[in-house]
RNA sequence: GCUCUCGUAGCUCAGCCGGUAGAGCGUCCGCUUGGUAAGCGGGAGGUCAGCAGUUCAAGUCUGCCCGAGAGCU
Numbered sequence: 001g002c003u004c005u006c007g008u009a010g011c012u013c014a015g016c017c018g019g020u021a022g023a024g025c026g027u028c029c030g031c032u033u034g035g036u037a038a039g040c041g042g043g044a045g046g047u048c049a050g051c052a053g054u055u056c057a058a059g060u061c062u063g064c065c066c067g068a069g070a071g072c073u
Base pairs, nucleotide, nucleotide: 001072002071003070004069005068006067007066010025011024012023013022019056027043028042029041030040031039050064051063052062053061
């Protein structure tokens, strides 16, 4: 230098053929207990790395850019 994969909640990751962003863990509140833990119920938390384009509509498609990983020369 070239090619490929990945970037989504605090962490680990789903998200199909473009159509209201989700799970587990964590965290907060409540129930339960003599009190913890466990269990059960509920809540908060997201510029989908960034910028632009296409589209009625983009996490998803296209271009550029940044970062991580792998391969080739």
This is a predicted structure of a 73-nucleotide RNA (transfer RNA) from an uncultured Lachnospiraceae bacterium. It matches the Rfam family "tRNA". The family's RNA type in Rfam is transfer RNA. The prediction has a mean pLDDT of 82.